Notes
A computed fold for an 87-nucleotide RNA from uncultured Oscillochloris sp., annotated as transfer RNA. Taxonomically the source falls in Oscillochloris (Bacteria, Bacillati, Chloroflexineae, Oscillochloridaceae). Rfam family: tRNA. Rfam describes the family as follows. Transfer RNA (tRNA) molecules are approximately 80 nucleotides in length. Its mean pLDDT, the model's own confidence on a scale to 100, is 81. It was read from a public genome assembly.
RNA sequence: GGGGAGGUGGCGGAGCGGUUGAACGUGCUCGUCUCGAAAACGAGUAGGGCCUGAAAACCCUCGAGAGUUCGAAUCUCUCCCUCCCCG
Numbered sequence: 001g002g003g004g005a006g007g008u009g010g011c012g013g014a015g016c017g018g019u020u021g022a023a024c025g026u027g028c029u030c031g032u033c034u035c036g037a038a039a040a041c042g043a044g045u046a047g048g049g050c051c052u053g054a055a056a057a058c059c060c061u062c063g064a065g066a067g068u069u070c071g072a073a074u075c076u077c078u079c080c081c082u083c084c085c086c087g
Stems, first nucleotide, its partner, number of pairs: 001086007010026003018070001027045006046061004063079005
């Protein structure tokens, strides 16, 4: 330099245009149970903006930016990062 695969909540990981901020697992917090733990069961659990005493509601965010579309994590383009192959 050329080709291919991938980047999604704290972590792992599905999702293949519409009901997906997003399944599922795990971690963490609280609760039930227990003398107390563990296990099990139940509930909760991303970040930012705006506003606020604090929240809720609302808005934005799927590596970054742009594009297509009524609608994008999903399709296209550019760039960044990781892995594999070729030279």